[in-house]
Context: one part of a larger RNA
RNA sequence: UGACGGGGACCCGCACAAGCGGUGGAGCAUGUGGUUUAAUUCGAAGCAACGCGAAGAACCUUACCAGGUCUUGACAUCCUGCUGACGUACUGGUAAUGCAGUAUUUCCUUCGGGACAGCAGAGACAGGUGGUGCAUGGUUGUCGUCAGCUCGUGUCGUGAGAUGUUGGGUUAAGUCCCGCAACGAGCGCAACCCUUAUCUUCAGUAACCAGCGGAUAAAGCCGGGGACUCUGGAGAGACUGCCGGGGACAACCCGGAGGAAGGUGGGGAUGACGUCAAAUCAUCAUGCCCCUUAUGAUCUGGGCUACACACGUGCUACAAUGGUGGGAACAAAGUGAAGCGAAGGAGCGAUCCGGAGCCAACCACAAAAAAUCCAUCCCAGUUCGGAUUGCAGUCUGCAACUCGACUGCAUGAAGCUGGAAUCGCUAGUAAUCGCGGAUCAGAAUGCCGCGGUGAAUACGUUCCCGGGUCUUGCACU
Numbered sequence: 001u002g003a004c005g006g007g008g009a010c011c012c013g014c015a016c017a018a019g020c021g022g023u024g025g026a027g028c029a030u031g032u033g034g035u036u037u038a039a040u041u042c043g044a045a046g047c048a049a050c051g052c053g054a055a056g057a058a059c060c061u062u063a064c065c066a067g068g069u070c071u072u073g074a075c076a077u078c079c080u081g082c083u084g085a086c087g088u089a090c091u092g093g094u095a096a097u098g099c100a101g102u103a104u105u106u107c108c109u110u111c112g113g114g115a116c117a118g119c120a121g122a123g124a125c126a127g128g129u130g131g132u133g134c135a136u137g138g139u140u141g142u143c144g145u146c147a148g149c150u151c152g153u154g155u156c157g158u159g160a161g162a163u164g165u166u167g168g169g170u171u172a173a174g175u176c177c178c179g180c181a182a183c184g185a186g187c188g189c190a191a192c193c194c195u196u197a198u199c200u201u202c203a204g205u206a207a208c209c210a211g212c213g214g215a216u217a218a219a220g221c222c223g224g225g226g227a228c229u230c231u232g233g234a235g236a237g238a239c240u241g242c243c244g245g246g247g248a249c250a251a252c253c254c255g256g257a258g259g260a261a262g263g264u265g266g267g268g269a270u271g272a273c274g275u276c277a278a279a280u281c282a283u284c285a286u287g288c289c290c291c292u293u294a295u296g297a298u299c300u301g302g303g304c305u306a307c308a309c310a311c312g313u314g315c316u317a318c319a320a321u322g323g324u325g326g327g328a329a330c331a332a333a334g335u336g337a338a339g340c341g342a343a344g345g346a347g348c349g350a351u352c353c354g355g356a357g358c359c360a361a362c363c364a365c366a367a368a369a370a371a372u373c374c375a376u377c378c379c380a381g382u383u384c385g386g387a388u389u390g391c392a393g394u395c396u397g398c399a400a401c402u403c404g405a406c407u408g409c410a411u412g413a414a415g416c417u418g419g420a421a422u423c424g425c426u427a428g429u430a431a432u433c434g435c436g437g438a439u440c441a442g443a444a445u446g447c448c449g450c451g452g453u454g455a456a457u458a459c460g461u462u463c464c465c466g467g468g469u470c471u472u473g474c475a476c477u
Stems, first nucleotide, its partner, number of pairs: 002476001004473002007471007015461002019425005026316008034307002042053002064302007073125001077124002079121006087104006106115003127291002130289003136285002138280003141276001143274001148187006154163003167178003193268004198236007208225002212223003239262001242256005318418001322377006334365003339358002344353003384415001389410007431453007
């Protein structure tokens, strides 16, 4: 100087408290441990591993296992020889790849050959998701969007170092003001960026329809309009600017006016010096080590989906603020050509037939759901709940046995609000309701977005946890 303290002072944070809803009990989904297995590929491990890498394991993926094949190799460059191809179509054979065969089939040329491709051969080499993240680059998590981390010159100290950065106030902030042996500066903070909330202006098509006209069973459907909504370009607007009070006349704080918005308006992007030999050699790159007829390559089948059990994260419930049936509400954000697929028709339904329109503010996906109205159920393991199982089907796909999703009928399990403990959230938030997208042939209760309805509570900082500043002690540095 730091680190540490069950030392002190001050301050902050959904940290506690005040509230609301969960988890922990049930069934199922998913990840992990363990066990099992020929294999159940590998990694991730307190917070910061465990719906994590994986934005999607039937084959492929795939790295694992069993079996079958190949050895200059599935992939790259170079050399020699032969051929004219490569490719396409067909046949035989195999579990399948490999393999064997038939047909068809190049260009330039100085005719030496060259280009390209295949086959054969020789080696140089290829190849490795093999090891080491404690040899590394790059990337990432975390403390933490916490307010800190430093430097130059000067001054002080023998020196390590100190000062500045401490102090009095203040702030979300090392934010700003005042003071001061310091004076300045840098990386952070803030602002500049995106989005959302208000208005003006410009422009109106594929969006809109107030007024005018036409037309229809109805409909912006048509003429038209540029008002409104909206779209998307440019601007305005918020700055403690104004008023009052407090304060050191400062910074700033409290209240008020006006305003769509008020003191950082809401949200996002943005992550200082560093810490954890944190994570990743399996994204990629890479040193060294190791394998080289195999630790490389390829094919079929299996496995990653096992199941006494334990844990994490979720979904659905246990019901009447509800279930069921019926009826003429209201979104936003997206996606669509190997695609979205309307009307109409068939089917109880999944779906099928059909094919209009749309490369989309045009057409389609598309029905928003909760809400609301009417009817019914009458507190029960039920008209709650839907696991499990049987049968019959639909779709994708070479192929749904291991091991897909969905539909119909039947079956109807546990579960009556959950011990100790523990999590999230301060406002358009929690809770609740549906919609979309990525991945994707098919396969979400996960993930990422979107809107609808829409609360309660915060006295306060004694305590728990984490962090910041100053100070003190010290068995550590």

Small-subunit ribosomal RNA, 3' major domain from an uncultured bacterium, 477 nucleotides, folded computationally. Its Rfam family is "Bacterial small subunit ribosomal RNA". Its family is annotated with ribosome and structural constituent of ribosome in the Gene Ontology.